Molecule: Bacterial RNase P class A
Organism: Candidatus Blautia gallistercoris
RNA sequence: UAAGGUGGCUGGAUGGUCGCGGCUGACAAUGCCGAAAGGCGUCAGGUGAGGAAAGUCCGGGCUUCAUAGGGCAGGAUGCCGGAUAACGUCCGGUGGAGGUGACUCCCAGGCCAGUGCAACAGAAAUAAACCGCCCAGUUUUCUGGGUAAGGGUGGAAAGGCAGUGUAAGAGACUACCGCAUUCCUGGUAACAGGGAUGGCACAUGUAAACCCCAUCCGAAGCAAGACCAAAAAGAGAGCUAUGCGGCGGCCCGUCGCGCUUUCAGGUAGGUCGCUGGAACCUGUUGGCAACAGCAGGUCUAGAUAGAUGAUCAUCCACGACAUAACCCGGCUUACAGGCUGCCUUACAGC
Numbered sequence: 001u002a003a004g005g006u007g008g009c010u011g012g013a014u015g016g017u018c019g020c021g022g023c024u025g026a027c028a029a030u031g032c033c034g035a036a037a038g039g040c041g042u043c044a045g046g047u048g049a050g051g052a053a054a055g056u057c058c059g060g061g062c063u064u065c066a067u068a069g070g071g072c073a074g075g076a077u078g079c080c081g082g083a084u085a086a087c088g089u090c091c092g093g094u095g096g097a098g099g100u101g102a103c104u105c106c107c108a109g110g111c112c113a114g115u116g117c118a119a120c121a122g123a124a125a126u127a128a129a130c131c132g133c134c135c136a137g138u139u140u141u142c143u144g145g146g147u148a149a150g151g152g153u154g155g156a157a158a159g160g161c162a163g164u165g166u167a168a169g170a171g172a173c174u175a176c177c178g179c180a181u182u183c184c185u186g187g188u189a190a191c192a193g194g195g196a197u198g199g200c201a202c203a204u205g206u207a208a209a210c211c212c213c214a215u216c217c218g219a220a221g222c223a224a225g226a227c228c229a230a231a232a233a234g235a236g237a238g239c240u241a242u243g244c245g246g247c248g249g250c251c252c253g254u255c256g257c258g259c260u261u262u263c264a265g266g267u268a269g270g271u272c273g274c275u276g277g278a279a280c281c282u283g284u285u286g287g288c289a290a291c292a293g294c295a296g297g298u299c300u301a302g303a304u305a306g307a308u309g310a311u312c313a314u315c316c317a318c319g320a321c322a323u324a325a326c327c328c329g330g331c332u333u334a335c336a337g338g339c340u341g342c343c344u345u346a347c348a349g350c
Stems, first nucleotide, its partner, number of pairs: 001346010012315007020048002023045005031040003050321001054332002057330005062221004074217005079093005094108001095106004109212002114210002116206003130151002132147006159177002162174003178200001179198008225272004234263006243257005279298008316319001
């Protein structure tokens, strides 16, 4: 210099005016609205979206219901260790795959528990003799037997390859590799390295097929839910009142009817939940890291028909994806442009 790999930050700037949603302070009426609960004014100051606020995919907090404990069903996860409130997330490893490399990718348990499936091709698909090879009979040919080394089909054909051996062959035997069993060493472990033994198995693949094994999960969600509380249904007391009506008349009794009040109730309405939190920033300590501890500092939207807009001036590189609704940790997806750390390879120079 060129081509790459992998992280981090940023996401128009400054000022004026008019608006909108919260907050704080001052001022103000025994004021206004409302049955009540509760709410309301003026001025000033300060504050008001994101890295994804999105998709609502996973996990947790919180809330209500249930609760003595357990199970079935259903769902999720699936190499090992760690982090964490928790996770399907993250970090560090192991194994496998790709790349010269930096580095990237992988739902990576079990198919001798059982069941299912495996098109086409091929003689044959878990079952083996089509061609070929060899032996015997017969001797053009055919018949019987042996054979999985070779040909051919297929994703897959009874471990691979070389040799010995044999009629031809075959783990039948031998070396190496693979596999199985077992031991040793290293490692917390996954696993890695090495040794010995076996002669290779009632024998292929498939579990993002049913299934099995291990671990985890109670359900519903802020329209959760709590409180206040006009109205409606309900209960008690008192009063009018020796009242009126029904029970054929009268008396007693009993039921219903009015008003006031208390309780219960919970609709409309209102308040809370609501944002100070597993929070953020800086420093430091421990750790390879995720992360954790400690010290100091900061307060950073909280609406309920739902605010963040409009306009003017100046400037630039002319501005992408996109707008909170209980909160937080992740994942996934969208994204114009700008800044920047570290690393790799090739070439050139010193």